[in-house]
Molecule: transfer RNA
Organism: Alcanivoracaceae bacterium
RNA sequence: AGGGAAGUAGCUCAAUGGUAGAGCACUGGAUUUUGAUUCCAGUGGUUGCUGGUUCAAAUCCAGCCUUCCUUGCCA
Numbered sequence: 001a002g003g004g005a006a007g008u009a010g011c012u013c014a015a016u017g018g019u020a021g022a023g024c025a026c027u028g029g030a031u032u033u034u035g036a037u038u039c040c041a042g043u044g045g046u047u048g049c050u051g052g053u054u055c056a057a058a059u060c061c062a063g064c065c066u067u068c069c070u071u072g073c074c075a
Stems, first nucleotide, its partner, number of pairs: 001071007010024004018055001026042005048064005
């Protein structure tokens, strides 16, 4: 440098162009002598970035960034 894959909550992952979610974690409460367990509730998102298409974009299109895989080049 060419080709391919991926990027969504703190972590692991969903979401057929139509309200952005789950589990774990975290916070508060209940329970308990305390802790653990269990139960209830809650916090947490510029869906990598910038544009485009559309009534409507995590999703489609273009460019860019980062990571990984692969094939090469120079030294």